[in-house]
Context: one part of a larger RNA
RNA sequence: CUCUCUCUAAGGAACUCGGCAAAUUAGCCCCGUAACUUCGGAAGAAGGGGCACCCUUGAAAGAGGGUCGCAGUUUAAAGAUCCAGGCGACUGUUUAUCAAAAACACAGGUCUCCGCUAAGUUGAAAAACGAUAUAUGGGGGCCGACACCUGCCCAGUGCCGGAAGGUGAAGGAAGCUGGUUAUUCUUUGUAAAAAGAAAAAGCUGGUAACCGAAUCCCCGGUGAACGGCGGCCGUAACUAUAACGGUCCUAAGGUAGCAAAAUUCAUUGUCUGGUAAGUUCAGACCCGCAUGAAAGGUGUAACGAUCUGGAUACUGUCUCAGAGAGAGGCUCG
Numbered sequence: 001c002u003c004u005c006u007c008u009a010a011g012g013a014a015c016u017c018g019g020c021a022a023a024u025u026a027g028c029c030c031c032g033u034a035a036c037u038u039c040g041g042a043a044g045a046a047g048g049g050g051c052a053c054c055c056u057u058g059a060a061a062g063a064g065g066g067u068c069g070c071a072g073u074u075u076a077a078a079g080a081u082c083c084a085g086g087c088g089a090c091u092g093u094u095u096a097u098c099a100a101a102a103a104c105a106c107a108g109g110u111c112u113c114c115g116c117u118a119a120g121u122u123g124a125a126a127a128a129c130g131a132u133a134u135a136u137g138g139g140g141g142c143c144g145a146c147a148c149c150u151g152c153c154c155a156g157u158g159c160c161g162g163a164a165g166g167u168g169a170a171g172g173a174a175g176c177u178g179g180u181u182a183u184u185c186u187u188u189g190u191a192a193a194a195a196g197a198a199a200a201a202g203c204u205g206g207u208a209a210c211c212g213a214a215u216c217c218c219c220g221g222u223g224a225a226c227g228g229c230g231g232c233c234g235u236a237a238c239u240a241u242a243a244c245g246g247u248c249c250u251a252a253g254g255u256a257g258c259a260a261a262a263u264u265c266a267u268u269g270u271c272u273g274g275u276a277a278g279u280u281c282a283g284a285c286c287c288g289c290a291u292g293a294a295a296g297g298u299g300u301a302a303c304g305a306u307c308u309g310g311a312u313a314c315u316g317u318c319u320c321a322g323a324g325a326g327a328g329g330c331u332c333g
Stems, first nucleotide, its partner, number of pairs: 001328008010319002014317001019314001027051005036041001038145001052067006068072001080312007087304002092104002108143007120129003146299004151229003156226002158222005165217002171211002175207006183198006230248005257291001258288001269285005
């Protein structure tokens, strides 16, 4: 010097990003216990008292004997507490090995598909799961207890429904047309034969009116479907502001709420509170760069090894260090 501990005058968070770490508290009995509340809780709230007494002996520590009570903590083990706010209702789950959370799940809400050989899923198929179930059931999506609520837009995209018209493939197909040639005809030739033309049936090509489903166009619906939810100008008897008016655009122009917020750039916005002093915090304001209603909005008792601010107690965190114990290191061997 390093590590693990013990103690410390006066002060008591002045330390620090931050009370990190340490200290405080701690058991049993009795008294007492607020706001708020979903009436269950909050609550072990907080706070206070007691945990022994008597006799003998002993300097003391202690030892021996006795008494009472529901209860005699103390070697060890053994809650610190309170106030306010954000987020998530809660118990639970998670990145085995840097993240335990506000993330996931959850009860509950809602939308949607599925009538059973169900929908959906796995598989090449057979088949299996769903389910030895049957809509009070099963699959999928979103939100996430509870309370109060959940506004406007169907123009675009998606989904559902519709069938009048347009479009519309394979396939079918009247007709038209090509190839092939039994046969016939013409020419040449004495004849045998050669060349050319036409052409039935069959076979085989091309083209084609017309018939021909879904789709798409079209017509409606649908937002707890994907999503979206304006601008400019003027106006009131101080000023300021604009209930009001005009105009342009749109499918419709953000309703109720909440708001410098886990969202606010400018920004340490402004005011109030807390402090001697507060970029954090709490309560308001609203000029919301860029809040907003199941990618839910706003509240909310209880809960949280959650995050943020404050307070009491407590302390070597600090002013500012000191002493001690043990282990290592170091020196010598």

A computed fold for a 333-nucleotide part of an RNA from Hydrocytium acuminatum, annotated as large-subunit ribosomal RNA, domain IV. It is recorded under the gene name rnl. The full RNA is in RNAcentral, with records from ENA. Model confidence (mean pLDDT): 85 of 100. NCBI's taxonomy places the organism under Eukaryota, Viridiplantae, Chlamydomonadales, Chlorococcaceae, Hydrocytium.